[in-house]
RNA sequence: GUUGAUUUAGUUUAGUGGUAGAACAUUUCACUUGUAAUGGAAUAACAUGAGUUCAAUUCUCAUAGUCAGCA
Numbered sequence: 001g002u003u004g005a006u007u008u009a010g011u012u013u014a015g016u017g018g019u020a021g022a023a024c025a026u027u028u029c030a031c032u033u034g035u036a037a038u039g040g041a042a043u044a045a046c047a048u049g050a051g052u053u054c055a056a057u058u059c060u061c062a063u064a065g066u067c068a069g070c071a
Base pairs, nucleotide, nucleotide: 001070002069003068004067005066006065007064010024011023012022013021018054026042027041028040029039030038047063048062049061050060051059
């Protein structure tokens, strides 16, 4: 230089057009003499920009990051 894959919560991830779920973690409550464990609850996320669409995490294009192949 070029080709392909990938980017969702603090971390690991699900989600193939109709307003994003889970686990761990964090906070809080209950339980306990206290701690741990357990149970309940709460907070927190679609890389950026543009396009298509009534509607985009999802489809298209570009940019950026990461990884891999070729040169």